This is a predicted structure of a 75-nucleotide RNA (transfer RNA) from a Verrucomicrobiota bacterium. The RNAcentral record of the sequence draws on ENA.

[in-house]
Formats: sequence, structure tokens, C1' cells
RNA sequence: GCCGGAUUAGCUCAGCGGUAGAGCAGUUGAUUUGUAAUCAUCUGGUCGUCGGUUCGAUCCCGACAUCCGGCUCCA
Repeated sequence: GCCGGAUUAGCUCAGCGGUAGAGCAGUUGAUUUGUAAUCAUCUGGUCGUCGGUUCGAUCCCGACAUCCGGCUCCA
């Protein structure tokens, strides 16, 4: 330098163009003499950034950023 993949909650990940979910973690409560475990409940997101397409974009297109992998080592 070229090619491909990934980027969504604190973490690991889902998510057929129609206002985003799960598990774990966290809050509160129940249970217990108490802790753990268990059960219930609640909170938590400018969906990496900037543009474009569209009535409408996490989803499609482009550029950029970061990370991972492969190829190249020409000047």
C1' cells in the first nucleotide's frame, strides 16, 4: 500500500427499512438470625463520527476513526 471483518446498555452479544432486546452486572424489595443463593421489580442506549438514499435508517450507499485478520515489501 491492497483486501476482508468488527464497532448496539458498564461487559458479552441479538436485532428482515417502521421509534432497540437478552444474559451478566447494578438499584429496590421478598426470603434468611446474618451472608451467599433464589424470586420479584426497576434503572441504564444521542446504535463509533460525518454525509447521502428514503415518507421513514441500527439496518442500504460513501468517507473517516478505532480494533482484528490476510496479502504485498515495490519505491
Taxonomically the source falls in Verrucomicrobiota (Bacteria, Pseudomonadati).
It matches the Rfam family "tRNA". The family's RNA type in Rfam is transfer RNA.